[in-house]
Context: one part of a larger RNA
């Protein structure tokens, strides 16, 4: 831009994906076989690799979370505390770690079945009084083919169908979304983001004070203090004015 308004729900021409393999138990030491050996068919159970989704568990990361530690500088001085820097390419070093993202983690998948067939196995059967699966006719038969399962799909220009009938954009607060767009949640008739409060969760017992000790230090106050993303509550701030 088209499909002769818009929105929602759809049909499916067509396309893509997947449809893999192993071992064990049983049937059964049966059929078969002199023996050695050793099944079809059927039933059940474990896995491997691959794929998809997810984060409850186990781990990883988690550079604006918590704690410990060293040197140096600054906050007038000391103690304490706080901040900066510590650079082979910015977490100074060490120990942990929420959300999110993840695999080494968890769950699930390949199914059942149908149709028409290949090689092949057959029935009936002539040409050729016999024989013959084939010439007419009729069956069986594979992970391959067509369906079935998952996804896309009317630019399928052959542009399909059904239902309904008014809203949409800029702007602002944002995130499960995201390079910009787009998509999605909201804009006071409001929980959209921030703040605050509560909870979960992380770290691991703060500062100050008291006590014990000559002191380093320890104990009590204290399962404390601090706290990013998680779950709720609350219009305090901003979603105004157009």
């Nucleotide at each position: 831009c088209g499909u002769u308004g818009a929105u929602a729900u759809u049909u499916g021409a067509a396309a893509g994906g997947a449809c893999u393999c192993u071992u064990c138990c049983u049937u059964a030491g049966u059929a078969c076989g002199a023996g050695a050996g050793g099944a079809c068919c059927g039933g059940g159970a474990a896995g491997a690799a691959c794929g998809a989704a997810c984060c409850u568990c186990u781990g990883g990361u988690g550079u604006a979370c918590c704690a410990g530690c060293u040197g140096u500088c600054a906050g007038a001085c000391c103690u304490a505390c706080u901040g900066g820097c510590a650079c082979a390419g910015a977490c100074g070093c060490u120990g942990g770690g929420u959300a999110g993202c993840u695999a080494c983690g968890u769950u699930c998948g390949g199914a059942c079945g149908a149709g028409a067939u290949a090689a092949c196995c057959a029935c009936u059967g002539a040409a050729a009084g016999c024989a013959u699966c084939u010439a007419a006719g009729u069956g069986g038969g594979a992970a391959a083919c067509u369906c079935a399962c998952c996804u896309u799909a009317a630019g399928a220009u052959g542009a399909g169908a059904u239902a309904u009938c008014a809203g949409a954009c800029c702007c602002c607060u944002c995130g499960g979304a995201g390079a910009a767009u787009a998509c999605g949640a909201g804009g006071u008739u409001g929980a959209u983001a921030g703040g605050u409060c509560g909870c979960a969760g992380g770290u691991g017992u703060a500062c100050g004070g008291a006590c014990a000790g000559u002191a380093a230090u320890g104990u009590c106050u204290u399962c404390a203090g601090c706290c990013g993303a998680g779950c709720g509550a609350u219009a305090c701030u901003a979603a105004c004015g157009g």
Molecule: large-subunit ribosomal RNA, domain VI
Organism: Candidatus Altimarinota bacterium